[in-house]
This is a predicted structure of a 476-nucleotide part of an RNA (small-subunit ribosomal RNA, 3' major domain) from an uncultured bacterium. The RNAcentral record of the full RNA draws on ENA, Greengenes and SILVA. Its Rfam family is "Bacterial small subunit ribosomal RNA".
Context: one part of a larger RNA
RNA sequence: UGACGGGGACCCGCACAAGCGGUGGAGCAUGUGGUUUAAUUCGAAGCAACGCGAAGAACCUUACCUGCUCUUGACAUCCCAUUCGAUAGAGGGUAAUGCCUCUAGCCCUUCGGGGGAAUGGAGACAGGUGGUGCAUGGCUGUCGUCAGCUCGUGUCGUGAGAUGUUGGGUUAAGUCCCGCAACGAGCGCAACCCCUAUCUUCAGUAGCCAGCGGUCCGGCCGGGCACUCUGGAGAGACUGCCAGGGAUAACCUGGAGGAAGGUGGGGAUGACGUCAAAUCAUCAUGCCCCUUAUGACUUGGGCUACACACGUGCUACAAUGGCGUAAACAAAGGGAAGCGAGGGAGUGAUCCGGAGCAAAUCCCAAAAAUAACGUCUCAGUUCGGAUUGUAGUCUGCAACUCGACUACAUGAAGCUGGAAUCGCUAGUAAUCGCGAAUCAGCAUGUCGCGGUGAAUACGUUCCCGGGUCUUGUACA
Numbered sequence: 001u002g003a004c005g006g007g008g009a010c011c012c013g014c015a016c017a018a019g020c021g022g023u024g025g026a027g028c029a030u031g032u033g034g035u036u037u038a039a040u041u042c043g044a045a046g047c048a049a050c051g052c053g054a055a056g057a058a059c060c061u062u063a064c065c066u067g068c069u070c071u072u073g074a075c076a077u078c079c080c081a082u083u084c085g086a087u088a089g090a091g092g093g094u095a096a097u098g099c100c101u102c103u104a105g106c107c108c109u110u111c112g113g114g115g116g117a118a119u120g121g122a123g124a125c126a127g128g129u130g131g132u133g134c135a136u137g138g139c140u141g142u143c144g145u146c147a148g149c150u151c152g153u154g155u156c157g158u159g160a161g162a163u164g165u166u167g168g169g170u171u172a173a174g175u176c177c178c179g180c181a182a183c184g185a186g187c188g189c190a191a192c193c194c195c196u197a198u199c200u201u202c203a204g205u206a207g208c209c210a211g212c213g214g215u216c217c218g219g220c221c222g223g224g225c226a227c228u229c230u231g232g233a234g235a236g237a238c239u240g241c242c243a244g245g246g247a248u249a250a251c252c253u254g255g256a257g258g259a260a261g262g263u264g265g266g267g268a269u270g271a272c273g274u275c276a277a278a279u280c281a282u283c284a285u286g287c288c289c290c291u292u293a294u295g296a297c298u299u300g301g302g303c304u305a306c307a308c309a310c311g312u313g314c315u316a317c318a319a320u321g322g323c324g325u326a327a328a329c330a331a332a333g334g335g336a337a338g339c340g341a342g343g344g345a346g347u348g349a350u351c352c353g354g355a356g357c358a359a360a361u362c363c364c365a366a367a368a369a370u371a372a373c374g375u376c377u378c379a380g381u382u383c384g385g386a387u388u389g390u391a392g393u394c395u396g397c398a399a400c401u402c403g404a405c406u407a408c409a410u411g412a413a414g415c416u417g418g419a420a421u422c423g424c425u426a427g428u429a430a431u432c433g434c435g436a437a438u439c440a441g442c443a444u445g446u447c448g449c450g451g452u453g454a455a456u457a458c459g460u461u462c463c464c465g466g467g468u469c470u471u472g473u474a475c476a
Stems, first nucleotide, its partner, number of pairs: 001476002003473003007470007015460002019424005026315008034306002042053002064301002067298001069296002073125001077124002079121006087104006106115003127290002130288003136284002138279001140277001141275001143273001148187006154163003167178003193267004198235007207225001212222003238261001241255005317417001321376005327370001333364003338357002343352003383414001388409007430452007
């Protein structure tokens, strides 16, 4: 100087407390451990691994296993030879690739040639998701959006170092004020950026009967941009104003006006560093290793196994509910090898057909919780839907291993969950549906969107984590 303390003082955080809802019990989904296996590819490991890499394993993917094959190679550059109206089609064979046969077969030209491609050959080489993340770059997690981390000059100290950065106030903040052997500065904080909340203006192929006319009653048409909305440009919030407190300061408390008030709400933004943290399987890369194989092609299988254990979720155990009937109100997105209306068929998944739309114009598209009416009356039930049987639909060469969905039948566990443990402070929790990426198909996951919409916070004694000062030290 740090680090540590079941030392002290002060402060903060859904850290506790006060509340609301969960997990832990059940069934299923998913990840992991273990076990099994020819293989169950590999990585991730307290917080910070475990619905994680994977924004989607039937083949492919795929790295694993089995079998069949190849050896200048599936891919790149160089050399030689041959061929060519730019390498496509057909047949045989195989489990499939490899293999065999047949057919057809370039461009430019100054006619010298040039360009390109295929096949064969030789070797330089290719290739490796092989090892090492404890050789590395890059990227990432975490402490933590915590308020810290440093430097120049000066001063003090023999020196390591100290000072500044400590102190008195204050703040979300090393934020600001005052003081001070310090005076300044940098990286962080804040602001500048984006979305959102209000208004003005400009513009109207979506919106409006607001006012006029027509109407097949549909903003449908004429007409018009007033309003809604969309998208550009601006305004607006700054403790600016008032009162009180305070050192007359910074600032704090209350008030006015205002759509919004003291950082208005949310996002992006992550200082010096810590964990030899993660990643050689995104990529790049040193060294080591393989080179008729640890490379390459392909068939089938596996990654989906199952006594069990754990994590994360979904659905429930019901009456604040289930079911039926008929009504209402979103936002944000996507669409051409696509979205697919109306119409018709089917109980349904879906099918037939194809209008419109490269989209404020058409489509996906029905929002659902909710409200109204009816029914059920506390029961393993009209709760719950696992499992299983049968019959189907769709995607796709192909749904046996191993897809999703539909109909009928079947109707398991489960009556609110031990010790323990998690999230959340407001348009939040809880609850309800909608969309997108990936994607042929496959979503209870992920990322977004809106609808309905709470309770509680006395307080900082205690638990956890963090910051500042100080003190002790078997530590460096």